Predicted 3D model of a 352-nucleotide RNA (Bacterial RNase P class A) from an Anaerolineales bacterium. Rfam family: Bacterial RNase P class A. Gene Ontology terms of the family: tRNA processing, ribonuclease P activity and dimeric ribonuclease P complex. The RNAcentral record of the sequence draws on ENA. Model confidence (mean pLDDT): 75 of 100. The source organism's lineage runs through Bacteria, Bacillati, Chloroflexota, Anaerolineae and Anaerolineales. The gene name in the source record is rnpB.

[in-house]
C1' cells in the first nucleotide's frame, strides 16, 4: 500500500428568516354564570395573539416472537392440540444474545453457513426403479446326496440397487462364514482429560442387520382467551321507576290581545338506575385529532463530474446527503439504508 474478511460508531454541521406542534405565563376577543353591577370573577370557545420552554429512528417500519399492564374465564388434577429440543453462560422471557462442541457444504486463507433429543429394544409404518430378496432373502455359481429330477448347506465369488450381514489376511470347513485369530474401522462399556456436549490416548467386549421420527409415536420442557378500539370516570337526548302536580286554574300552542285549539286517563317539575352519543382518563422529559417534529438561503463538511496550474497538490465551475417517519410501554428478530469513519484478522506486493 491493495483486495477480502468480521465487528463496531455515525447518519450532515452552524446561522439567519419564515412556519407546524405539546406546556407554562401574559395581554385580548366573544359566549354565559355570579357578585360587594358601567366594574371584578369564574367557565366555555381544545378562539386570538406575545414571551420562555419542549419536540423522531437506527430502523420509529413489518406485527413475526416474548413480556409489562388490562378484563374475562379458572378449586385442584388430568387428558388433548400447540410449542420448544447438542453443551454452558446470560436474560423477566423469547422463533433471544454469547462462547463451546458433533456431523456436512463453500473458500487460497481469514471467514462465511446448513442441520442437532430417542430408529442399540416401547413399538407401528414406509424404502421408487433393479433385484431371487429391502430387514429378510438363495437367481446364477459352489459344495454334499442322488442314475436323474430334486432335496439340503452356504453368502466367500457374480448380478441389481441409494442401501445387501464391516475390510484385509490367516486358520478352519464339504463347501463356506467372525465360526475363531490378528490388524484396521464401527457400537458398548470402564478408565483419563473436560464443568458439560464431547474428545482421543489406554484396556476390555466379536456386539457388526441399514435408512426414515418434517410419517405415527416415545421422552423432557412448556402453554387458558383477548387485546390501549385493553381498561377506568363523568354523562346529554329518547325510553323506563319514583315523587310532587292544577280543576273558577295551570301549562303547551299562538297572528304574543282575547277566544277558539291541546293537555290534566297526567302538562310541567324535582328525583333515581343503568348508560348511548359525547367528554375525560389510561398517556410518558415529543405525544395529539389519521396523526405536529418543516421550508427556504448562506457558509462549511462528506462524496460524484468537468475545467486550469506551478500537478500524490492546489484553485475554480456544476451537481449533491439514503432509508424511511412515533400513536401505551418495553426486550429482542427480520426486511430497507446514499455515503463516511475506526478496530482486529487473512492474502498478496513494496521499503528498512
Nucleotide at each position: 500500500c491493495a483486495g477480502g474478511u468480521u465487528g463496531g460508531u455515525c447518519g450532515g454541521a452552524u446561522g439567519a428568516u419564515c412556519g407546524c406542534u405539546g406546556g407554562g405565563a401574559g395581554c385580548u376577543a366573544c359566549g354565559c354564570c355570579g357578585c360587594u353591577u358601567u366594574g371584578c370573577g369564574g367557565c366555555g370557545u381544545g378562539g386570538g395573539u406575545u414571551c420562555c420552554u419542549g419536540g423522531a429512528g437506527g430502523a420509529a417500519a413489518g406485527u413475526c416472537c416474548g413480556c409489562a399492564c388490562u378484563c374475562c374465564a379458572u378449586a385442584g388434577g388430568g387428558c388433548a392440540u400447540g410449542g420448544c429440543g447438542c453443551c454452558g453462560g446470560g436474560g423477566a422471557a423469547a422463533c433471544c444474545c454469547c462462547g463451546g462442541g458433533g456431523c456436512g457444504g463453500g473458500g487460497a486463507a481469514a471467514c462465511c453457513u446448513g442441520c442437532c433429543g430417542g430408529a442399540u429394544u416401547a413399538g407401528g409404518g414406509c424404502c421408487a426403479c433393479a433385484g431371487a430378496a429391502a430387514u429378510a432373502c438363495a437367481c446364477c455359481a459352489c459344495c454334499g446326496c442322488g442314475c436323474a429330477a430334486g432335496c439340503g448347506g452356504c453368502c466367500a465369488g457374480g448380478g441389481u440397487g441409494a442401501a445387501a450381514u464391516g475390510g484385509u489376511g490367516a486358520g478352519g470347513u464339504a463347501a463356506g462364514a467372525g465360526c475363531u485369530c490378528a490388524c484396521c474401522g464401527g457400537c458398548g462399556c470402564g478408565g483419563c482429560a473436560g464443568u458439560a456436549a464431547u474428545g482421543u490416548c489406554c484396556g476390555c467386549g466379536g456386539c457388526c442387520a441399514g435408512g426414515c421420527a418434517a410419517c405415527c409415536c416415545c421422552c423432557g420442557c412448556c402453554c387458558g382467551g383477548a387485546g390501549c378500539a385493553a381498561g377506568g370516570c363523568c354523562a346529554a337526548a329518547c325510553a323506563g321507576a319514583g315523587g310532587u302536580g292544577a280543576g273558577c286554574a295551570g301549562c303547551g300552542g299562538c297572528c304574543c290581545g282575547c277566544u277558539a285549539c291541546g293537555c290534566u286517563u297526567g302538562a310541567g317539575c324535582c328525583u333515581c338506575g343503568g348508560g348511548u352519543a359525547g367528554g375525560c382518563u389510561g398517556c410518558a422529559c415529543a405525544g395529539a385529532u389519521a396523526g405536529a417534529u418543516g421550508a427556504u438561503c448562506a457558509u462549511c463538511c462528506a462524496c460524484g463530474c468537468c475545467c486550469g496550474c506551478u500537478a500524490u497538490g492546489c484553485g475554480g465551475g456544476c451537481g449533491g446527503g439514503a432509508c424511511a417517519a412515533a400513536a401505551u410501554g418495553c426486550g429482542g428478530c427480520u426486511u430497507a439504508u446514499a455515503g463516511a469513519c475506526c478496530a482486529g484478522c487473512c492474502u498478496g506486493g513494496a521499503a528498512g